[in-house]
The RNA shown here (transfer RNA) has 72 nucleotides and comes from a Fidelibacterota bacterium. Its Rfam family is "tRNA". Gene Ontology term of the family: triplet codon-amino acid adaptor activity. Rfam classes the family as a transfer RNA. Its mean pLDDT, the model's own confidence on a scale to 100, is 82. The sequence is in RNAcentral, with records from ENA.
RNA sequence: GCUGGCGUAGCUCAGUGGCAGAGCAAGUGUUUUGUAAACACUAGGUCGUCGGUUCAAAUCCGACCGCCAGCU
Repeated sequence: GCUGGCGUAGCUCAGUGGCAGAGCAAGUGUUUUGUAAACACUAGGUCGUCGGUUCAAAUCCGACCGCCAGCU
C1' cells in the first nucleotide's frame, strides 16, 4: 500500500429499516446474628465520527477514525 472483519451500557454480546435489549457487574430493598447466595426493584446508551438515502436509520450507502486478520 491492497483486501476482509469488527466498533451498541462498566464487561461479554444480541438487535439486519418502525420509540435500543439480555447476561454479568453496580445501587436499593426483602431475607440472615452477620456475610455470601436467592428474590424483587432501580440506575446506567449523543448505537465510533461526519455526511447521504428514506416518512422513518444501530440497521442501507459513502468518507474518515480506531482495533484485528490476511496479502504484498